[in-house]
A computed fold for a 73-nucleotide RNA from a Spirochaetaceae bacterium, annotated as transfer RNA.

RNA sequence: CGCGAGAUGGAGAAGUUGGAAUCUCGACGGGCUCAUAACCCGUAGGUCGCAGGUCCGAGUCCUGCUCUCGCUA
Numbered sequence: 001c002g003c004g005a006g007a008u009g010g011a012g013a014a015g016u017u018g019g020a021a022u023c024u025c026g027a028c029g030g031g032c033u034c035a036u037a038a039c040c041c042g043u044a045g046g047u048c049g050c051a052g053g054u055c056c057g058a059g060u061c062c063u064g065c066u067c068u069c070g071c072u073a
Stems, first nucleotide, its partner, number of pairs: 002071006010025004019056001027043005049065005
C1' cells in the first nucleotide's frame, strides 16, 4: 500500500427496513435502616470520531479525513 470490523453520556452495550437516542453499571438527591450495604423513587450528564453531501427528515445512506483492532503480503 490492499481488504475487513469498529468509534454512541464517566464505563460497557443496543439502536436491524431513515421518523429523532435507550438499557445496565457508575455519579448526585431522597426514602428505608441505629448505621452501612442491599432494595425502592427521582435527577443530571451524549446532539452519536471530524468535515461535507443527499433527503421534508440522518446514529443509520453517500464522499473525504482521523484514530483503534484484525487479516494478507
The source organism's lineage runs through Bacteria, Pseudomonadati, Spirochaetia, Spirochaetales and Spirochaetaceae. Its Rfam family is "tRNA". It is annotated as a transfer RNA. About the family: Transfer RNA (tRNA) molecules are approximately 80 nucleotides in length. Its mean pLDDT, the model's own confidence on a scale to 100, is 83.